[in-house]
Context: one part of a larger RNA
RNA sequence: UUGGGUUUAAAGGGUACGUAGGCGGGAAAUUAAGUCAGUGGUGAAAUCCUGCAGCUCAACUGUAGAACUGUCAUUGAUACUGGUUUCCUUGAAUGUAGUUGAGGUAGGCGGAAUGUGUAAUGUAGCGGUGAAAUGCUUAGAUAUUACACAGAACACCGGUUGCGAAGGCAGCUUACUAAACUACGAUUGACGCUGAGGUACGAAAGCGUGGGGAGCGAACAGGAUUAGAUACCCUGGUAGUCCACGCUGUAAACGAUGAUCACUCGUUGUUGGCGAUAUACUGUCAGCGACUGAGCGAAAGCAUUAAGUGAUCCACCUGGGGAGUACGACCGCAAGGUUGAAACUC
Numbered sequence: 001u002u003g004g005g006u007u008u009a010a011a012g013g014g015u016a017c018g019u020a021g022g023c024g025g026g027a028a029a030u031u032a033a034g035u036c037a038g039u040g041g042u043g044a045a046a047u048c049c050u051g052c053a054g055c056u057c058a059a060c061u062g063u064a065g066a067a068c069u070g071u072c073a074u075u076g077a078u079a080c081u082g083g084u085u086u087c088c089u090u091g092a093a094u095g096u097a098g099u100u101g102a103g104g105u106a107g108g109c110g111g112a113a114u115g116u117g118u119a120a121u122g123u124a125g126c127g128g129u130g131a132a133a134u135g136c137u138u139a140g141a142u143a144u145u146a147c148a149c150a151g152a153a154c155a156c157c158g159g160u161u162g163c164g165a166a167g168g169c170a171g172c173u174u175a176c177u178a179a180a181c182u183a184c185g186a187u188u189g190a191c192g193c194u195g196a197g198g199u200a201c202g203a204a205a206g207c208g209u210g211g212g213g214a215g216c217g218a219a220c221a222g223g224a225u226u227a228g229a230u231a232c233c234c235u236g237g238u239a240g241u242c243c244a245c246g247c248u249g250u251a252a253a254c255g256a257u258g259a260u261c262a263c264u265c266g267u268u269g270u271u272g273g274c275g276a277u278a279u280a281c282u283g284u285c286a287g288c289g290a291c292u293g294a295g296c297g298a299a300a301g302c303a304u305u306a307a308g309u310g311a312u313c314c315a316c317c318u319g320g321g322g323a324g325u326a327c328g329a330c331c332g333c334a335a336g337g338u339u340g341a342a343a344c345u346c
Stems, first nucleotide, its partner, number of pairs: 004317003007300002012314001014201004021194003025088007033081002035077008049065006091191001092188003095184006103177007110154001114150008125136002162169002206247006215241002220236004258313006266291009295302002319346003328339004
């Protein structure tokens, strides 16, 4: 490389948009580039193959043929692919009318809880644990009541619920904004799919500058436990957690399952539409779940949300360790990230 693979054995890029490229619906006409056929030129010799011959045989050699699967020119064929032109509507998009939701951004507001402060009542403990102690407290704590302030998070509703490309998103409300679905089948007429590079987004932690700081809490301190205890438990507690702007660009970024399209038994629940006078019931479209066939699979299992049957495009894998390391390059303020070996060894 061919072949074979990628849920769990090595292997799906974190996610999307999109450039080049690859691939691409139906009908007709034309062209003849790919494709197919004929003819002609060329395709050195040797080699290879076949026949015959010469050295006693063979290797070897000679001779004749075939072959040289290629290429150029020319004459034709036109099913498929390509080019050009015209048309179509089912793919795709738009429109109109509805509907849906924790989708996003910015602002405003709310109650519970917690902590703190002030005032009051009140007196000896509180707190914590397996048991304790450190800690707080007669300078009046804990508890109870009132008022005030602060920051963070939104109980119940809440649901294998919903929305989002993924990360993710949950008090109420306003503004702006994005999307999906359904019905109609009005408009455009293949405008599509995928997507190397590229660009954007991307949890938590971390970094820079400035704020903020209630609770929690790496580090740290103390008390316990223990043979020891740089831990688990307890009392404190800094960074951080929160906000604004900028960076980082990684996760078991998981469905460990790339995207898109078509096809293939059933049962059942649920979310949002639509239709039938309608609540019962039923049909249909788009999601989210459970179960079970054929088929697939090493099995576990998957099973119309496929890991089934096919098509297109991209990414990735090729024994374990060394190693996601070294070196180089690029990116980053740094931490580090991306790309990514070999010797050696089993």